[in-house]
RNA sequence: CCGUGCUAGGCGGGGAGCUAGCGGUGCCCUGUACUCACAAUCCGCUACAGUGAGGCUGAAUUGGCGGUAUUGAGGUUUAUGCCAGUAGGGUUUGACCUUAUGUAAGUGGCGAUGAAAGCCGGGUCUUAUGCGGCGAAGAGGUGCGAACCCCGUCAGAUCCGAGAGGAAGCAGCGGUAAGCAUCAAACUUCGGGUGCCAUAAGGAAACCUGGCUGGAGCAAACUGCAUAGGGGGCACCUGUUGGCCUGAAUCGAAUUCCGCCGCACGG
Numbered sequence: 001c002c003g004u005g006c007u008a009g010g011c012g013g014g015g016a017g018c019u020a021g022c023g024g025u026g027c028c029c030u031g032u033a034c035u036c037a038c039a040a041u042c043c044g045c046u047a048c049a050g051u052g053a054g055g056c057u058g059a060a061u062u063g064g065c066g067g068u069a070u071u072g073a074g075g076u077u078u079a080u081g082c083c084a085g086u087a088g089g090g091u092u093u094g095a096c097c098u099u100a101u102g103u104a105a106g107u108g109g110c111g112a113u114g115a116a117a118g119c120c121g122g123g124u125c126u127u128a129u130g131c132g133g134c135g136a137a138g139a140g141g142u143g144c145g146a147a148c149c150c151c152g153u154c155a156g157a158u159c160c161g162a163g164a165g166g167a168a169g170c171a172g173c174g175g176u177a178a179g180c181a182u183c184a185a186a187c188u189u190c191g192g193g194u195g196c197c198a199u200a201a202g203g204a205a206a207c208c209u210g211g212c213u214g215g216a217g218c219a220a221a222c223u224g225c226a227u228a229g230g231g232g233g234c235a236c237c238u239g240u241u242g243g244c245c246u247g248a249a250u251c252g253a254a255u256u257c258c259g260c261c262g263c264a265c266g267g
Base pairs, nucleotide, nucleotide: 001267002266003265004264005263006262009057010056011055012030013029014028015027020046021045022044023043024042034054035053036052037051038050063261064260065259066258067257069255071254074251075250076249077248078247079246081244082243083242084241085240086239087238088237089236093235094234096231097230098229099228100227101226102225103224105223106222107221109218110217117213118212119211120210121209122208123207124206125202126201127200128199129198130197131195132194134191135190136189137188138187140183141182142181143180144179150175151174152173153172158167159166160165
């Protein structure tokens, strides 16, 4: 060096989770890598840490094992920040809405055709009286107004009478009482949700207004500012949940590089 037969080994690995711990089933990453059975109210084991049954390969070089790293998918934990949700606060700080009071810087308004202030009045108000007006009643004027039981005159008719004459008296005519209607200038009495009226008195407050003095402010609608109150709970604060960026720690498939690669027999 070649051939034959073996053996160790290999036929995937990792993260979180579970677990006293290890491995597996399920999830995720890597990426291609024998088969079957078991397993989440789990399964199998115990530091040589899945078990059982079967198969392939086998000391390989495009392979196996070990180590290394300013390489490295991905996972986990944690910190700051940002975003979103949620519970509480939001009395302090900032903002928003709103109410009241004050102020008078700005805008607008009133004011030398005279502000504020002061003095003297008047009105709106109350009471009384007068006057007026309105209404009612009375008195008054006019008209109507009684079958008989009102008046006057009483034709006819009636009665008395010898007669002259007389008597009562219906209708008619004239008038009147009660009553009714109407009139309204003047009269009397009374009344009121009466009056651009007059007189007198009273007037707390408010408003309006005239005159005189005075000589520049007045007022507070809007904005601003100050104080006090109310509201929602925006900013903000505290807790908590989720997502994202970045940093740190940790595990880490894969990858780079380095090292090693058995036994027996025969030639």
Molecule: Bacterial large signal recognition particle RNA
Organism: Actinomycetota bacterium